[in-house]
């Protein structure tokens, strides 16, 4: 110094929290559809979101089959227990560190 392939993407759950909607709560005000303020130990939407969760897509890698060739089709693609402790966001979290430390 080069290498993507335990590979990248999208959409989704598991699960998380409260920056805004929504909800309660009680204070001003008031014929208006308000103002600021608390509560996430509020069911809920925006929003985050898994290497060991899911679907899909684009790939890489082995392999077979046709065909001069270019090239097209058809199959495969394994295993994954895991603290503490930090980070980032408005905050947290199977999100990053991290297929870590460590166990087998």
């Nucleotide at each position: 110094g080069g290498u993507a392939a335990c590979g990248g993407g999208u959409u989704c759950u598991a699960g998380g929290g409260u920056u805004c909607c929504g909800g309660c709560c009680g204070g001003c005000a008031a014929g208006u559809c308000g103002c600021a303020g608390g509560c996430g130990u509020c069911u809920g939407g925006u929003c985050c979101a898994a290497g060991a969760g899911a679907a899909u897509u684009c790939g890489g890698c082995c392999u077979c089959c046709a065909g001069a060739a270019a090239u097209g089709g058809g199959g495969g693609u394994u295993c994954a227990c895991g603290g503490a402790g930090g980070g980032a966001u408005a905050a947290a979290a199977g999100c990053c560190c991290g297929g870590g430390a460590g166990a087998u």

Source information:
Guanidine-I riboswitch aptamer from a Pseudomonadota bacterium, 104 nucleotides, folded computationally. Model confidence (mean pLDDT): 84 of 100.